[in-house]
RNA sequence: UAGAAAGAUAGAGGUGCAGUUUUUAAGAGUACAGUUGUUAUGAAGGCACAAGCUGAUAACUGGAAAGGAAAAAUUGCCGAAGUGUAAAGUAUUGCCAAGUACUUUAUGCUGGGGUUAAGUAAAAUAUGCUUAACACUGUCGUAAAUUUCAUUUUGAAAUUUUCGGAGGGCUAUCAACAAA
Numbered sequence: 001u002a003g004a005a006a007g008a009u010a011g012a013g014g015u016g017c018a019g020u021u022u023u024u025a026a027g028a029g030u031a032c033a034g035u036u037g038u039u040a041u042g043a044a045g046g047c048a049c050a051a052g053c054u055g056a057u058a059a060c061u062g063g064a065a066a067g068g069a070a071a072a073a074u075u076g077c078c079g080a081a082g083u084g085u086a087a088a089g090u091a092u093u094g095c096c097a098a099g100u101a102c103u104u105u106a107u108g109c110u111g112g113g114g115u116u117a118a119g120u121a122a123a124a125u126a127u128g129c130u131u132a133a134c135a136c137u138g139u140c141g142u143a144a145a146u147u148u149c150a151u152u153u154u155g156a157a158a159u160u161u162u163c164g165g166a167g168g169g170c171u172a173u174c175a176a177c178a179a180a
Stems, first nucleotide, its partner, number of pairs: 003177001007174005014078001016077009032062009042053001045096003081110012111137002114134008139165003143161008
């Protein structure tokens, strides 16, 4: 230096990622409960139940919580993590379907955070997720310029600019096959 093997270990990116606990705001005077009334060809995707029932609704009294969010502390980390599709399982209910939440497997996408717009989830103008655009940033590489080192007159390194790639990447060390 070329090839094969997703080799092993340790690291880097920064408004870096995720979890747990506490506090706080909102959720909300909402859901729901009680009392007194009003109303009905009797609620839902389907079926069943029911009239001393049920649904909807007004006034008064009482009155939550979850998911999500912010801050602090702390834990684990750098495919950290997120997300699409498919399959399976658990829970949610009178039953089925559907939906939702969580878990596992397979497979695909995203280097990272930010701003804006659209869509979607949500009570929400908080926020999350996806897509696109815009610059920023880290890393490797192409080209050019400058400087330094070396001396094979060419090579190596650093800085700046430019263009591009992707995390199965990048840096360092070790191991191993083979060639020069």
A computed fold for a 180-nucleotide RNA from Carnobacterium inhibens, annotated as Lysine riboswitch aptamer. Its Rfam family is "Lysine riboswitch aptamer". About the family: Riboswitches are metabolite binding domains within certain messenger RNAs that serve as precision sensors for their corresponding targets. Its mean pLDDT, the model's own confidence on a scale to 100, is 76. Taxonomically the source falls in Carnobacterium (Bacteria, Bacillati, Bacillota, Bacilli). The model forms 100% of the base pairs in the Rfam consensus.